Transfer RNA from a Minisyncoccales bacterium, 73 nucleotides, folded computationally. The source organism's lineage runs through Bacteria, Bacillati, Minisyncoccota, Minisyncoccia and Minisyncoccales.
RNA sequence: GCCGACGUAGCUCAGUGGUUAGAGCAGGGCUUUCGUAAAGCUCAGGUCGUCAGUUCAAAUCUGACCGUCGGCU
Numbered sequence: 001g002c003c004g005a006c007g008u009a010g011c012u013c014a015g016u017g018g019u020u021a022g023a024g025c026a027g028g029g030c031u032u033u034c035g036u037a038a039a040g041c042u043c044a045g046g047u048c049g050u051c052a053g054u055u056c057a058a059a060u061c062u063g064a065c066c067g068u069c070g071g072c073u
Base pairs, nucleotide, nucleotide: 001072002071003070004069005068006067007066010025011024012023013022018056027043028042029041030040031039049065050064051063052062053061
């Protein structure tokens, strides 16, 4: 330099055009316990990498750029 995959909550991921973006773990609170852990209930946490484009409507489709990983030279 070229090609491919990926980028969504603190972490691991789902969501592949249309109702309010979700789950597990982690975190806060409550219940339970003599207490801790475990368990149950509940709460909070997101510019969906950035910028543009297409569309009535974009996390989702397109382009450029940035980053991570892999391959080729």
The sequence is in RNAcentral, with records from ENA.